Two RNAs folded together computationally: RNase P RNA and transfer RNA, 417 nucleotides in total.
[in-house]
RNA sequence: GAGUCGGCCAGGCGAUCGCUGGUUCGGGGCUGGUCCCCGAAACGGAGGAAAGUCCGGGCUCCAAAGGGCAGGGUGCCAGGUAACGCCUGGGGGGUGUGAGCCCACGGAAAGUGCAGCAGAAAGGAAACCGCCGGUCCGCCGGUAAGGGUGAAAAGGUGCGGUAAGAGCGCACCGCGUGGCUGGCAACAGGCACGGCGAUGGUAAACCCCACCUGGAGCAAGACCAAAUAGGAAUCCGUCAGCUGUGGCCCGCAGUGGAUUCGGGUAGGUCGCUAGAGGCCGGCGGUGACGCCGGUCCCAGAUGAAUGAUCGUCCAAGACAGAACCCGGCUUAUCGGCCGACUC
RNA sequence: GCGGGUGUAGUUCAAUGGCAGAACGGCAGCUUCCCAAGCUGCAUAUGGGAGUUCGAUUCUCCUCACCCGCUCCA
Numbered sequence: 001g002a003g004u005c006g007g008c009c010a011g012g013c014g015a016u017c018g019c020u021g022g023u024u025c026g027g028g029g030c031u032g033g034u035c036c037c038c039g040a041a042a043c044g045g046a047g048g049a050a051a052g053u054c055c056g057g058g059c060u061c062c063a064a065a066g067g068g069c070a071g072g073g074u075g076c077c078a079g080g081u082a083a084c085g086c087c088u089g090g091g092g093g094g095u096g097u098g099a100g101c102c103c104a105c106g107g108a109a110a111g112u113g114c115a116g117c118a119g120a121a122a123g124g125a126a127a128c129c130g131c132c133g134g135u136c137c138g139c140c141g142g143u144a145a146g147g148g149u150g151a152a153a154a155g156g157u158g159c160g161g162u163a164a165g166a167g168c169g170c171a172c173c174g175c176g177u178g179g180c181u182g183g184c185a186a187c188a189g190g191c192a193c194g195g196c197g198a199u200g201g202u203a204a205a206c207c208c209c210a211c212c213u214g215g216a217g218c219a220a221g222a223c224c225a226a227a228u229a230g231g232a233a234u235c236c237g238u239c240a241g242c243u244g245u246g247g248c249c250c251g252c253a254g255u256g257g258a259u260u261c262g263g264g265u266a267g268g269u270c271g272c273u274a275g276a277g278g279c280c281g282g283c284g285g286u287g288a289c290g291c292c293g294g295u296c297c298c299a300g301a302u303g304a305a306u307g308a309u310c311g312u313c314c315a316a317g318a319c320a321g322a323a324c325c326c327g328g329c330u331u332a333u334c335g336g337c338c339g340a341c342u343c
Numbered sequence: 344g345c346g347g348g349u350g351u352a353g354u355u356c357a358a359u360g361g362c363a364g365a366a367c368g369g370c371a372g373c374u375u376c377c378c379a380a381g382c383u384g385c386a387u388a389u390g391g392g393a394g395u396u397c398g399a400u401u402c403u404c405c406u407c408a409c410c411c412g413c414u415c416c417a
Stems, first nucleotide, its partner, number of pairs: 001343009011313007019045003023041007030033001047319001051330002054328005059217004066250004071213005076090005091105001092103004106208002111206002113202002128147002130143005155173006174196001175194004180189003221270004231261006241255004263416002277296008314317001344413007353367004361397001369385005390406005
């Protein structure tokens, strides 16, 4: 100087005026309370992705979530975890000089299907040109080295061999079968045997194998209050039916139900944030992570807050904003700092 | 907030993984004194980016845009 990997930050400071949440204090109200209203004080107040909604879980309802089929998902091995399609470690393959990075990476000797055009021949299929031998010069026979077509053409390279050739023979590599050694395993190494038309490709084609999987979602759901035309039409059904969460059957529960039109209410409380939580230290583990101890409380709205103005500094501020909550993945992103490593 | 669906020519729609087509519209020419109609020809597209495959509108993943549905009582 160029680069790789991991972690962190996400304009700073000050002043003034607001918004929102609970806490404390003061005042007022009454039905006398864990209540309501007003005011003040200090304190808390978006993110690494709050996003896409692509996976997994908690929570809630449907049965206490049950059985079977169908459907869907995952796919080298071992581990981590509440769980996962995530993460860690390892194996194999690819790529880079390297640190590293990437991989939907089970099965094509279970079966079915597909492969247009080109080409002589395309699935257990050959001889167009060529090469060699013969020849009555029409052609016949041998061959699969070389050429040509194609995404793909009867294992590859070399030596021998031959009329020319060929696993025809041999060596190495590849492939298959059977032991052995190491490893929990994926797999790796080595030995022996088989000349190899056995066993081409495609499973993000059907499928097979192994494992996982009930559905819906906080507009879930529970409660209080208010209000009424507790209405009408159509359809299904009369208990072997229909409905009860969105495929079907069984089972379980209930006894009418579905759609459309019309009517009413547009209020409040809970769920609602203390959690698979953050930080620090120790121990175990290669690591993901786990265990123990200490310490901290860190948004909770519902027309929906987190802002506006001014001053100042510099490196001139990107992508973007909670809405039940977590763990991941993916996508967007100005710039800066720290650590380890490579050339 | 949650759930579902659709993107192919200017418009409306087709297309077993194998040359992307039809109708209407547009442009040009022919025909006509001119226009319309008619005839002939031409141009125009798989929302974007990756992957699987010999080959992708079609299969898979990511992303973008648009559309639809979802409160309570009786």
It holds a member of the Rfam family "Bacterial RNase P class A". Rfam's curators write: Ribonuclease P (RNase P) is a ubiquitous endoribonuclease, found in archaea, bacteria and eukarya as well as chloroplasts and mitochondria. The coordinates come from a structure-prediction model, not an experiment, and the mean pLDDT is 82.